[in-house]
Record summary:
The RNA shown here (SAM riboswitch aptamer (S box leader)) has 94 nucleotides. Rfam family: SAM riboswitch aptamer (S box leader). Its family is annotated with regulation of gene expression in the Gene Ontology. The sequence was found by an Rfam model in a public genome assembly. The prediction has a mean pLDDT of 82. The model forms 96% of the base pairs in the Rfam consensus.
RNA sequence: ACCUUAUCAAGAGUGGUGGAGGGAACGGCCCUGUGAAGCCCGGCAACCUGUUUGUUCAAGGUGCCAAAUCCGGCGGUGAGACGAAAGAUGAGGC
Numbered sequence: 001a002c003c004u005u006a007u008c009a010a011g012a013g014u015g016g017u018g019g020a021g022g023g024a025a026c027g028g029c030c031c032u033g034u035g036a037a038g039c040c041c042g043g044c045a046a047c048c049u050g051u052u053u054g055u056u057c058a059a060g061g062u063g064c065c066a067a068a069u070c071c072g073g074c075g076g077u078g079a080g081a082c083g084a085a086a087g088a089u090g091a092g093g094c
Stems, first nucleotide, its partner, number of pairs: 002093007013041001015040003021031003026072003042065003047061003050057001069086001074083002
C1' cells in the first nucleotide's frame, strides 16, 4: 500500500510553549492574534491487551479532545428519513 471487519449524533482544557494557519481532498460553510498548526502537560473513551463468560476498572498499546465524519456530491424522495461511496480509527489478514 491492499483486503476483511466493527465503530463513527455521546465524551474530553479559562494550562504551558509556539506565532499563522486549521477543519482529509474538491465545492460550501466555518474556526482562528479574545492566539491556528505543531510540541509538552492535562483530559476523554474503552477497539486491542490486562481477562475464560458477564460486569466493572482504566495500568499497557492505539485513538480522540469546535460544529453529526461540520455540510454536500451518488442512489432515493414531493421534500425528507435512509442507504451507498469516500474518509477516520481499531482489530485481523496478506